[in-house]
Molecule: small-subunit ribosomal RNA
Organism: uncultured prokaryote
RNA sequence: UGGCUCAGAACGAACGCUGGCGGCAGGCCUAACACAUGCAAGUCGAGCGCACCUUCGGGUGAGCGGCGGACGGGUGAGUAACGCGUGGGAACGUGCCCUUCACUACGGAAUAGUCCCGGGAAACUGGGUUUAAUACCGUAUACGCCCUUCGGGGGAAAGAAUUUCGGUGAAGGAUCGGCCCGCGUUGGAUUAGGUAGUUGGUGGGGUAAUGGCCUACCAAGCCUACGAUCCAUAGCUGGUUUGAGAGGAUGAUCAGCCACACUGGGACUGAGACACGGCCCAGACUCCUACGGGAGGCAGCAGUAGGGAAUCUUAGACAAUGGGGGAAACCCUGAUCUAGCCAUGCCGCGUGAGUGAUGAAGGCCUUAGGGUUGUAAAGCUCUUUCGCUGGGGAAGAUAAUGACGGUACCCAGUAAAGAAGCCCCGGCUAACUCCGUGCCAGCAGCCGCGGUAAUACGGAGGGGGCUAGCGUUGUUCGGAAUCACUGGGCGUAAAGCGCGCGUAGGCGGCUUGGUAAGUUGGGCGUGAAAGCCCGGGGCUCAACCCCGGAACUGCGUCCAAAACUACCAGACUAGAGUCCGGGAGAGGGUGGUGGAAUUUCCAGUGUAGAGGUGAAAUUCGUAGAUAUUGGGAGGAACACCAGUGGCGAAGGCGGCUCACUGGCUCGAUACUGACGCUGAGGUGCGAAAGCGUGGGGAGCAAACAGGAUUAGAUACCCUGGUAGUCCACGCCGUAAACGAUGAGAGCUAGACGUCGGGCAGCAUGCUGUUCGGUGUCGCAGUUAACGCAUUAAGCUCUCCGCCUGGGGAGUACGGUCGAAAGAUUAAAACUCAAAGGAAUUGACGGGGGCCCGCACAAGCGGUGGAGCAUGUGGUUUAAUUCGAAGCAACGCGCAGAACCUUACCAGCCCUUGACAUCCCGGUCGCGGUUACCAGAGAUGGUUUCCUUCAGUUCGGCUGGACCAGAGACAGGUGCUGCAUGGCUGUCGUCAGCUCGUGUCGUGAGAUGUUGGGUUAAGUCCCGCAACGAGCGCAACCCUCGCUGCUAGUUGCCAGCAUUUAGUUGGGCACUCUAGAGGGACUGCCGGUGAUAAGCCGGAGGAAGGUGGGGAUGACGUCAAGUCCUCAUGGCCCUUACGGGCUGGGCUACACACGUGCUACAAUGGCGGUGACAGAGGGUUAAUCCCUAAAAGCCGUCUCAGUUCGGAUUGUCCUCUACAACUCGAGGGCAUGAAGUUGGAAUCGCUAGUAAUCGCAGAUCAGCAUGCUGCGGUGAAUACGUUCCCGGGCCUUGUACACACCGCCCAACUCCCAUGGGAGUUGGGUCUACCCGAAGGCCGUGCGCUAACUUCGGAGGCAGCCGGCCACGGUAGGCUCAGCGAC
Repeated sequence: UGGCUCAGAACGAACGCUGGCGGCAGGCCUAACACAUGCAAGUCGAGCGCACCUUCGGGUGAGCGGCGGACGGGUGAGUAACGCGUGGGAACGUGCCCUUCACUACGGAAUAGUCCCGGGAAACUGGGUUUAAUACCGUAUACGCCCUUCGGGGGAAAGAAUUUCGGUGAAGGAUCGGCCCGCGUUGGAUUAGGUAGUUGGUGGGGUAAUGGCCUACCAAGCCUACGAUCCAUAGCUGGUUUGAGAGGAUGAUCAGCCACACUGGGACUGAGACACGGCCCAGACUCCUACGGGAGGCAGCAGUAGGGAAUCUUAGACAAUGGGGGAAACCCUGAUCUAGCCAUGCCGCGUGAGUGAUGAAGGCCUUAGGGUUGUAAAGCUCUUUCGCUGGGGAAGAUAAUGACGGUACCCAGUAAAGAAGCCCCGGCUAACUCCGUGCCAGCAGCCGCGGUAAUACGGAGGGGGCUAGCGUUGUUCGGAAUCACUGGGCGUAAAGCGCGCGUAGGCGGCUUGGUAAGUUGGGCGUGAAAGCCCGGGGCUCAACCCCGGAACUGCGUCCAAAACUACCAGACUAGAGUCCGGGAGAGGGUGGUGGAAUUUCCAGUGUAGAGGUGAAAUUCGUAGAUAUUGGGAGGAACACCAGUGGCGAAGGCGGCUCACUGGCUCGAUACUGACGCUGAGGUGCGAAAGCGUGGGGAGCAAACAGGAUUAGAUACCCUGGUAGUCCACGCCGUAAACGAUGAGAGCUAGACGUCGGGCAGCAUGCUGUUCGGUGUCGCAGUUAACGCAUUAAGCUCUCCGCCUGGGGAGUACGGUCGAAAGAUUAAAACUCAAAGGAAUUGACGGGGGCCCGCACAAGCGGUGGAGCAUGUGGUUUAAUUCGAAGCAACGCGCAGAACCUUACCAGCCCUUGACAUCCCGGUCGCGGUUACCAGAGAUGGUUUCCUUCAGUUCGGCUGGACCAGAGACAGGUGCUGCAUGGCUGUCGUCAGCUCGUGUCGUGAGAUGUUGGGUUAAGUCCCGCAACGAGCGCAACCCUCGCUGCUAGUUGCCAGCAUUUAGUUGGGCACUCUAGAGGGACUGCCGGUGAUAAGCCGGAGGAAGGUGGGGAUGACGUCAAGUCCUCAUGGCCCUUACGGGCUGGGCUACACACGUGCUACAAUGGCGGUGACAGAGGGUUAAUCCCUAAAAGCCGUCUCAGUUCGGAUUGUCCUCUACAACUCGAGGGCAUGAAGUUGGAAUCGCUAGUAAUCGCAGAUCAGCAUGCUGCGGUGAAUACGUUCCCGGGCCUUGUACACACCGCCCAACUCCCAUGGGAGUUGGGUCUACCCGAAGGCCGUGCGCUAACUUCGGAGGCAGCCGGCCACGGUAGGCUCAGCGAC
């Protein structure tokens, strides 16, 4: 940077656990799925006749008739629309209601019912006779009404009654409704074009009314990038919810509007419907049926089935509020008011209050002391809300009428009595311990817990939170400035189109006048009620309800202002451009031309090789190559100049040259007068590769071939070589097309280069200045940092493009482009908790620089081959005890396994124990010794002899010892070194590791500690934003080397005596011993270096540059080693995993490895002779003892498996030990194996060292080729730092940080999601055609026909025809989804 996640609020919720009361609200979000049953719309006798009943008052019933069934109630399927919201408008209707004016006259013909005759299962229905009206019809009248060709024409009524009640015409009002318009109203462009009644006009029709609403004709329009059309989704709003707000999400309940009523179509009636509980038709479904035909529509209230995670009673009442009818009484009303069910939500209350410390018991923890639960409980005192029982008892209602309801409320009584749970306690996030479990069981919102000490799982104790609820799940907003209007970005984190030109659009210099669209101020109208907010009020409070106010940020309209934007008119020149004169340039395309080089051909000279490589080979060459000389051909590219130089918009452009042509720049006047900037679409250019056609083809060179390399080598290297590279024309349209930085404009320190032009000054080749380009450094500023910095990534403005976690994927599908390759546009499922940027510290690099070490090199000697010794692995075994594992395990623990050791195995025994403390009882001891019995022994039993504890307050009082007993406990070399302490190894005796203060950096960190020298060294010097300090280095310590002093016994003996002998006297000079000193410090000289540190050489000195050796091991690393030295947490065993004994084993043996010894021989073996040491040990002792070997000298052997070598074996002894069988060491005689110098590989060592020779010691009864020490003899070599190994410092890269034994890539297996897929199934939609129900409309109407008639008819009805049209059908297209081998 960036995503993921959490803490908040909300819900018509659901689920889990739990559940005392009341008030107020809410309650099918899914199947607009199907519905049994009941109810939800009737009423009027004061309109009418009839029938029946009658108390004779009247009532009831079906009809005709009137009004109402268009309201109320339900639902949200459809609808992206004038549907809704808001604000306007004109061409309309309006039953009931109100106001006003006028009228209410005279007649007529039918019909239901009733009765009769039928049909039918039913629903229902046909015919005939008779009858009434406020039903129907005619005539008259008409102030006003309607039509009109302005002559005229047309049109009403109803009664009932005692009044109130009605009827008709007309005008107005009110209410309600119809219509039109502006603005607002989801997503998709992977939907870009749509439209024929379509857009407009005229005439006509139709309607209450405008209108292509319909029709005929005419015209060709209309909508659309400000998103038409199409697809998907969705009722809209007041509001609700969240939010600081802006915004987001939502549209349950309540209220307004719309749409729908099984699905589709249609009209009738009416004031109003194309009608939820009306009609007709078609379809699906259900039911009845006598099979002919009928009936139905809960998205009304209850209720049922089904679906679903999920949503209630088949209740009461019209008492209130309202609705319909009626004159009214009244009737109806599942509207409504109530009750029931449900913690579904909100609100309120309770489950007790006070006191109470032996801080009870119990639980839990514990360091065993205690702590905590906890004033909590008990106990004592008190109260009674809620509940329960009993009594009284409303308001809601004005006179009457109360479903709720004996409800609310009040009073009395009753016992602390009936009433607490849920989640959490690793961090985020308030709250901690024990036990169980042991990567299991499980948890988890994210990070992540769990592999034997889990605050993360499960339980418990304790704690935290909320509380009649608490958690979980789901959804929305918030946090998320994580789509950023408020309020983000694009050099490297995701993100600037490859670059121009330019359309629409957006933005735009200075000035004057005008207009008033935007803008600003004010008024008016509207913005329903409810809700939110504020102030009051009512239910005891609250939720809830009532009243008032404010608000509703909006829209419309009027008035005013004129700064800014806009528009109109005019002026200007600073932006932009033009004219004129110069200038630079690989700018572009065309033609011509030049030389060098490569290749090739011809000819000459010439001979055996040439090429090529790390080394080779393929290849070329005696048919004459390579080399060299001359000549010819052909193609491509232009050395030097050449430069962070130039030009171009970018791609890009380089020999020279004629002509053509684009842009840039400088100077100077004059001119135009904002003509400008950007630029969605569009269009042009656009490296390389690739493609098409035709040329060309020298070199180079994908593919390909061969040779090498290699485990392989489809590569890197080599020899060849085709497309291609070149030209012309056409296509492609992409690149790390990069400055990873869009274009334009203004402003904001400089310095130094460079290219082009101008000006000034003179010292005439410099200085200063200016415009335009191109670079480096750098200030302010900026940036996460790196960095950028007048050529910005700074500060501002304008316009365009682009981004929103990683992967999937720049992929799939669809579209467009392309001949193709492919390009462009561009997802989702699924999956992860990260991916990423810059910088930091380390580590690492077959990166770089500097330096060191027996690291290599130079040498010497070994190991690896043989035999044996020893350790390990493996195998074997009853057991072969255990540990150690690259260096840094393997002659290691083990400085010494026959028993013991010993931990292992077999067998036999013991159980308070072999050992410690405490308690009780007993004895006075123990211990040594003799003998016997059982046993293998441990042990058990008996017994002889010796000895007979200490203190004392004299008490079995105390201590001590022993025996017996009971339990607490002992005991464990059992496990965990990955729970630990301690000790040790290792890097490494490498030169490093850090701190304080200061400074720098947002920070991690840096600086110091880096740099220049120097050193063995972070040793020292110098420099330096560092200055100091600590642990390390060095020194201080021990020892060896020189020397003087002190001291001479057990040491020494020069001189004097003496002796076998420094044995003794004497002496301490010498050696030596052992104490404290001196001495060495780059101190002195020369050179070098920087006048430093130091280095080189020299002198002196016993010793010279840390003199040799040792001890001494920084911060840390390796979960290095050790629980079997010791200590120790936890776990485990407790007649055994403890203890004892005997025997066995650790010693096995096809084999493999490590470390050693002895050899292979003549530098030797053997025999003889042979001198010298140091250190150590032996009880004390410089006495004494343990004590040499090689070397040297003499002799012999003479190159052999030997007189080398000594294994192995036989036999006889010795020693130690209780005991040498398994299983010791040594000796004698005999035997006499392998082995003739060791493959690949590998080890040690730089001087008294390697090599070689022996000696001593620890352990130890005995046992060494091992270990630790000691001395004797005593070399060779180091040019040097390229390479191998290890290490130090600086620097660089990094995708590593468990740190290269890292990380990571690809393939394969299984699974999941997706694409394609022969096809197949279903939905939606469009076009053409066919069919054409009901219905109204046009036409006809010869059949039928009461009202009127001038009797001629008019009018009406049935019927018929036509066009329209739902359902249905045929064919074709588009689109969406399911399944699908592969």